[in-house]
Molecule: transfer RNA
Organism: Clostridiales bacterium
RNA sequence: GCUGGUGUAGCUCAAUCGGUAGAGCAAUUGAUUUGUAAUCAAUAGGUUGCGGGUUCGAGUCCCAUCACCAGCU
Numbered sequence: 001g002c003u004g005g006u007g008u009a010g011c012u013c014a015a016u017c018g019g020u021a022g023a024g025c026a027a028u029u030g031a032u033u034u035g036u037a038a039u040c041a042a043u044a045g046g047u048u049g050c051g052g053g054u055u056c057g058a059g060u061c062c063c064a065u066c067a068c069c070a071g072c073u
Stems, first nucleotide, its partner, number of pairs: 001072007010025004019056001027043005049065001051063003
């Protein structure tokens, strides 16, 4: 330098053919307990790496770019 892959909640990961962004763990609150842990219930937490384009509508499709990983030279 070229090619491919990954990037989504604090962490690990989903999201089907483009149609309201979710789960587990963690956090907070409450219940339970003499108390803690465990268990149960609820709550909060997201510019889907960043910037554009297409579309009525984009995590998803297109372009550019950044970081990381792999391969080739």